[in-house]
RNA sequence: CCGACUCUCGCGGGAGAGAUCGGGCCUUUCGGGGUCCGGAGCCGAAGGCGCAACCGCCCCGGAAACGCUCAGGCAAAAGGACCGCGCGAGCUGA
Repeated sequence: CCGACUCUCGCGGGAGAGAUCGGGCCUUUCGGGGUCCGGAGCCGAAGGCGCAACCGCCCCGGAAACGCUCAGGCAAAAGGACCGCGCGAGCUGA
């Protein structure tokens, strides 16, 4: 210096599911909007939990995009697993 891997950060892409019903409060250009509580209906790709192919140092442990929906979400916004690109840091190979 180059390559692989990991991580923070930045940029881009990024699905699914009722702009649901009732009540209170705030606000309003009186169309509506925000928030809290409660009731059903749904979604899975923050997180969490569970089983497990498989892997390991095989006592035991790690482990999904599978499952559960506690949490979160169901117009927009925000968020979003994951993917790509970039700077930096770490680690490692020739």
The RNA shown here (Glycine riboswitch aptamer) has 94 nucleotides and comes from Phenylobacterium sp. Root1277. Its mean pLDDT, the model's own confidence on a scale to 100, is 81. The sequence is in RNAcentral, with records from Rfam and Ribocentre. Taxonomically the source falls in Phenylobacterium (Bacteria, Pseudomonadati, Alphaproteobacteria, Caulobacterales). Rfam family: Glycine riboswitch aptamer. Rfam 15.1 lists 9,425 matches to the family in 5,228 species.